[in-house]
RNA sequence: GAUUUAUAUCGAAGAGGUGAGAGAACAGGCUCGUUGACCCUCUGGCAACCGUCAAACAAUUUGGAAAGGUGCCAAUUCCUGCCCAACAAAGGGAAAUAUAAAAC
Numbered sequence: 001g002a003u004u005u006a007u008a009u010c011g012a013a014g015a016g017g018u019g020a021g022a023g024a025a026c027a028g029g030c031u032c033g034u035u036g037a038c039c040c041u042c043u044g045g046c047a048a049c050c051g052u053c054a055a056a057c058a059a060u061u062u063g064g065a066a067a068g069g070u071g072c073c074a075a076u077u078c079c080u081g082c083c084c085a086a087c088a089a090a091g092g093g094a095a096a097u098a099u100a101a102a103a104c
Stems, first nucleotide, its partner, number of pairs: 001104001003102006013043005021032003026081004044073003049069002052064005077096001082093003
């Protein structure tokens, strides 16, 4: 990097560094940001995919803990874009994206 499967309206911030943009890409909107965002480091935390423990077990399911491997800690994946529905307002699905696991 492409593929498959699963999940994505829950949850979780302090310090230090840096200094102007940031929210994946394009467009539109909206929001965050010199009262210092985004990003980086440390510490802390959330969650429970893998792993782990227990029970049932055909596949597998349920429950517990949170030492280990990841992930995450503004806003639904910030919202919309395509399809269906609706049409004062909204709902569902797809695509894309992200993360995990597997095998290339």